[in-house]
This record gives sequence, C1' cells and structure tokens, in this order.
RNA sequence: CUAUGAAAAGGGCAAACCUGCUGAAAGGCAGGGACGCAAAGCUACAGACCUAAGGCUUUUUUAGCCAUGGUGGCUGGGCUACCAUA
Repeated sequence: CUAUGAAAAGGGCAAACCUGCUGAAAGGCAGGGACGCAAAGCUACAGACCUAAGGCUUUUUUAGCCAUGGUGGCUGGGCUACCAUA
C1' cells in the first nucleotide's frame, strides 16, 4: 500500500417501539430502548422506493399525475477509517 474479515482485543453505531419537538406529509432532531450492522462513518451522482404542501387533470365530493421534499439501516458509485490476517 492492497485484499480479506474465520478467530480475537479495544470498542463503535443503533431498528422496531415509547415520550417530547418539528414538518403538509414522507420524514428529521433529542431522550429512553436494542432488531441488527465490519463501514449501519460521510456523501443525494445513478437506479429504486416513500410522500404530494404546491401545480395540472377530473365528476362538487372523490380520484389520478408530477419532486423542487425525503430514504445512506434499499442497491450501486465516490471519499475516509480501528484491529487482525495474508
């Protein structure tokens, strides 16, 4: 420096759920809590998925379509990284 993560060592993060705040919603933040994770660290470039305030269409109700919103613990890509082994 590269690859790998079987066995270790020190550890790290934190799903669902509950409470509070925030947002139109999806979701996010904080506290509790652990399903799991060798990048479950960061990053919205590509795909996929979620939502539809607003806009358009529609039959008044209603319903449909569209991210400029979001998900990195959906996948890929990019960047960075502890320990050990080769």
Predicted 3D model of an 86-nucleotide RNA (c-di-GMP-I riboswitch aptamer) from a Halanaerobiales bacterium. The organism belongs to Halanaerobiales, within Bacteria. The sequence was found by an Rfam model in a public genome assembly. The coordinates come from a structure-prediction model, not an experiment, and the mean pLDDT is 86.